Description
A computed fold for a 348-nucleotide part of an RNA from a metagenome, annotated as small-subunit ribosomal RNA, central domain. Its Rfam family is "Bacterial small subunit ribosomal RNA". RNAcentral holds the full RNA, with entries from SILVA.
[in-house]
Context: one part of a larger RNA
């Protein structure tokens, strides 16, 4: 390359949007390039294969056939494909409903924490035990007040949304998606995406704010043989806002995206029908999502099992003994930290 693979042995790109390209519904008709069938003409000679035959074999010679997978030319017309109509089941729009921590702003609340007065006395704090701290300059406790940052108990739910990362006190506004139902329109308008472009937790940078509460570094006090850790008393970056960078995480379901098909039972949300009722349940069903338990199959085994790891079929990614190495070089990005691409030599 042919191939096998990709939950946990190496391997699923963090996650969308989408470009070339690869794939592509149903039906009528046309071409005839792709497929396919025939003969014919060609497709030098040597050579290679077969099958004789001449040097005593043999190499080597000489004769024959055969092969030359091509071309060219005559047809066929399923199927692919071009083209021309035509359809509704894919996919899309519009009517009318409910859901929801989905973004984004601007605003409000209340509980903690801290400070600052009263009241009030000696003892708080902290730990496995103590120390370090704090307090007679009046602390802990309790009472009022105030300031100011942050984060939203309870509801809270293997419950909701959202492509992921993530999203949780109210209220206003702007704003994307996703699901139901009964119809009408459009006519394949789809799918998947190399590249490209957005997005993208924490930590980290840059510049300018804010800083209550936690808090790497740091300093002390304990623990130990010793503690540069665990544990407590402090503590600065940092967390917090605005703008702009990093561009990674065990970015995990360690499961890439679509469709179709393949026994069920059982929670749960969200909308619908049907029964029922004074009405909300209650019972029966329909799609959507999300669990949990299990047939067949499937797995090396654990498990998976209509939310597949089961059966196919299209496109993308990645792997291909350990180490060395996600490293060196050299390229790009990037204020830096570093990121992305990505080897050999040698070793076993």
């Nucleotide at each position: 390359u042919u191939g096998g693979g990709c939950g946990u042995a190496a391997a699923g790109g963090g996650c969308g949007u989408g470009u070339a390209g690869g794939u592509g519904g149903u039906c009528u008709g046309a071409u005839a390039a792709g497929u396919c069938a025939g003969g014919u003409g060609u497709g030098a000679a040597a050579g290679c294969c077969c099958c004789u035959g001449g040097c005593u074999c043999a190499a080597c010679c000489a004769g024959g056939g055969a092969a030359g997978u091509g071309c060219a030319u005559u047809g066929a017309a399923a199927c692919u494909a071009u083209u021309a109509g035509a359809c509704u089941u894919g996919a899309g729009u519009a009517c009318g409903g409910g859901a929801g921590g989905g973004g984004g702003a601007a605003g409000u609340g209340g509980a903690a924490u801290u400070c600052u007065g009263g009241u009030g006395u000696a003892g708080a704090g902290g730990u496995g035990a103590a120390a370090u701290u704090c307090g007679u300059a009046g602390a802990u406790a309790u009472c009022a007040g105030g300031a100011g940052g942050a984060a939203u108990a309870c509801c809270g739910g293997u419950g909701g949304c959202g492509a992921a990362g993530g999203c949780g006190a109210c209220u206003u506004c702007c704003u994307g998606g996703a699901c139901c139902u009964a119809u009408a329109c459009u006519g394949a308008c789809a799918c998947u995406g190399a590249g490209a472009c957005g997005c993208g937790a924490a930590a980290g940078c840059g510049u300018g704010g804010g800083g209550a509460g936690c808090a790497a570094a740091c300093a002390g006090g304990a623990u130990u043989a010793g503690a540069u850790a665990c544990c407590c008393u402090g503590g600065u970056a940092g967390u917090c806002c605005a703008c702009g960078c990093c561009g990674u995480a065990a970015a995990c379901g360690a499961u890439g995206g679509g469709c179709a098909c393949u026994a069920g039972g059982u929670g749960u949300a969200g909308c619908g029908g049907g029964u029922a009722u004074u009405g909300a349940c209650c019972c029966c069903u329909g799609c959507u999502g999300u669990g949990c338990c299990g047939a067949a199959g499937c797995u090396a085994a654990c498990g998976c099992a209509u939310u597949a790891a089961g059966u196919g079929c299209c496109c993308c990614g990645c792997c291909u003994g350990g180490g060395g190495a996600g490293u060196a070089c050299g390229a790009c990005c990037g204020c830096a930290a570093g990121g992305u691409u990505a080897a050999a030599a040698c070793u076993c």